Predicted 3D model of a 92-nucleotide RNA (ZMP/ZTP riboswitch aptamer (pfl RNA motif)). Of the family's consensus pairs, 92% are formed in the model. The sequence was found by an Rfam model in a public genome assembly. Its Rfam family is "ZMP/ZTP riboswitch aptamer (pfl RNA motif)". Rfam links the family to the GO terms regulation of purine nucleotide biosynthetic process and one-carbon metabolic process. On this family, see Jones and Ferre-D'Amare, Nat Struct Mol Biol 2015: "Recognition of the bacterial alarmone ZMP through long-distance association of two RNA subdomains". Its mean pLDDT, the model's own confidence on a scale to 100, is 76.
RNA sequence: ACGGCGGGCCGUGACUGGCGCUUGGGUGGAUCACCACCGGGGAGCGGCCCGGCGCACCCCGUGCGUCGAUGCCGCGCGCCUGGGCGAACCGC
Numbered sequence: 001a002c003g004g005c006g007g008g009c010c011g012u013g014a015c016u017g018g019c020g021c022u023u024g025g026g027u028g029g030a031u032c033a034c035c036a037c038c039g040g041g042g043a044g045c046g047g048c049c050c051g052g053c054g055c056a057c058c059c060c061g062u063g064c065g066u067c068g069a070u071g072c073c074g075c076g077c078g079c080c081u082g083g084g085c086g087a088a089c090c091g092c
Base pairs, nucleotide, nucleotide: 005051006050007049008048009047010046011045012044015041016040017080018079019078020077021076025038026037027036028035029034052066053065054064055063056062057061071085072084073083
């Protein structure tokens, strides 16, 4: 200095709040940063497929692997509130 994966499809899917600006939600209700429904977003998880790279097996081909939690998610900006996912770690 460079790199430490890229992409497609299907299913599932937590969380999806308040105020101001704003086209960037809607309806109803509330004990008012909550509830229900609709709409949209959506990480993560499961499966299949394509490509790159690395390793192993003589080759073919196949198999395996492919970082990050100060991270990722709620479709714009600002100020806030409350959660979820999940790597690692600990216990059973």